[in-house]
C1' cells in the first nucleotide's frame, strides 16, 4: 500500500427505509427476621462528518477504530 468483515445502554445482542427492542448489570418498591432469589418499575444506546430521501441505525461516499486477508 490493496481487499473484505464489523462499529447500537455500562456489558451482550436484535432491529434489510417508517415511534430504536431484548438480556444482563444499576437505582427504587414489594416479599423476607435479614441475605440471597423471585415480582414490580425506572434509568440509560445507534463511532464521526457528509449525501440520497417526505423520512436513514438501516442505502450511498468519506473519516476513524477494531479484526481478517493479499502483497
Nucleotide at each position: 500500500g490493496c481487499g473484505g468483515u464489523c462499529a447500537u445502554a455500562g456489558u451482550c445482542u436484535a432491529g434489510c427505509g417508517g415511534c430504536a427492542g431484548g438480556a444482563c448489570a444499576u437505582g427504587a418498591g414489594c416479599c423476607u427476621u435479614c441475605c440471597a432469589a423471585g415480582c414490580u418499575u425506572a434509568u440509560a444506546a445507534c463511532g464521526c462528518g457528509g449525501g440520497u430521501u417526505c423520512g436513514a441505525a438501516u442505502c450511498c461516499c468519506g473519516c476513524u477504530g477494531a479484526c481478517c486477508g493479499c502483497a
Transfer RNA from a Candidatus Parvarchaeota archaeon, 71 nucleotides, folded computationally.
The sequence is in RNAcentral, with records from ENA.
Lineage of the source: Archaea > Nanobdellati > Candidatus Parvarchaeota.